The RNA shown here (transfer RNA) has 74 nucleotides and comes from a Dysgonamonadaceae bacterium. RNAcentral holds the sequence, with entries from ENA.
């Protein structure tokens, strides 16, 4: 230099053919339980989906470029 992948909550991750309000699991915060603590239950917080455009009525999902991490060729 060519190509392929990945990017979603603080982590790890899911999200089907484009459509209903973007979800779970740890974590964190308050409660209940316990003589306390751990463990369970139960509520709460928490997201401009990597960044600009573009297509659509309608985009986390499509199309095009840039950036990030891995991976192969040279």
């Nucleotide at each position: 230099g060519g190509g392929g992948u990945u990017g979603u909550a603080g982590c790890u991750c899911a999200g089907u053919u484009g459509g209903u309000u973007a979800g779970a699991g740890c974590a964190c915060u308050c409660g209940a339980c316990u003589c306390a603590u751990a463990a369970u239950c139960a509520a709460g917080c928490g997201g401009u989906c990597u960044u600009g455009g573009g297509u659509u009525c309608a985009a986390g999902u499509c199309c095009c470029a840039a950036c990030u991490g891995c991976c192969c060729c040279a």

It matches the Rfam family "tRNA". By type it is a transfer RNA. Gene Ontology term of the family: triplet codon-amino acid adaptor activity.
NCBI's taxonomy places the organism under Bacteria, Pseudomonadati, Bacteroidota, Bacteroidales, Dysgonomonadaceae.